[in-house]
Molecule: Glycine riboswitch aptamer
Organism: Pseudomonadota bacterium
RNA sequence: UAGAUCCCAGCGGGAGAGAUGGCAUCAAGUCAUCGCCGAAGGAGCAACCACCCCGGAAACUCUCAGGCAACCGGACCGCAGGGGGAUG
Repeated sequence: UAGAUCCCAGCGGGAGAGAUGGCAUCAAGUCAUCGCCGAAGGAGCAACCACCCCGGAAACUCUCAGGCAACCGGACCGCAGGGGGAUG
C1' cells in the first nucleotide's frame, strides 16, 4: 500500500401455492374437511472437500416449522458502507 473468505446493518429487485362448507361479515377473520407451495429456519442424502478422530457440504430431497388476497416475511442477486485481516 492493495486487500479475500466471513459477519453486521442500509437501499433496490425478489418466486411458488386453494377450494368447499359453517359462523361472523364491506373485506380481512375464525372453525372444519380435503388439497397444494418452497426461497425464512430445520432435517436428509449426494457430487465434491477433508481425514488421527469427529466430519463439512446444495438452489437436490423432505415438508417438522413456515406459507397459499394485500401487507409483512422471503433464499438469492445488485449497489454503496462498517467490522475484520487470509494473502500479495